Predicted 3D model of a 74-nucleotide RNA (transfer RNA) from a Bacteroidaceae bacterium. It was read from a public genome assembly. Rfam family: tRNA. It is annotated as a transfer RNA.
């Protein structure tokens, strides 16, 4: 240098990708339960969907470039 894949709350793990206002698990906070802790139950906070631009009435999703990581080939 070439090819392919990935980037989504919290240095967590993932879904959503035939475009229509982003969800799950764990974690965190509060409450309940308990003598108490854990477990369990309920509720809540937290996301410019890597960045920039484009297409579109509308983009996490399509297109282009860039950045980071992983793999393959050399």
């Nucleotide at each position: 240098c070439g090819c392919g894949g990935a980037g989504u709350g919290g240095c967590a793990g993932c879904a959503g990708c035939u475009g229509g206002u982003a969800g799950c698990u764990c974690g965190c906070c509060a409450g309940g339960c308990u003598c108490a802790u854990a477990a369990c139950c309920u509720g809540g906070a937290g996301g410019u969907c890597a960045u920039u631009g484009g297409u579109u009435c509308g983009a996490a999703u399509c297109c282009a470039a860039u950045c980071u990581c992983c793999g393959c080939a050399a």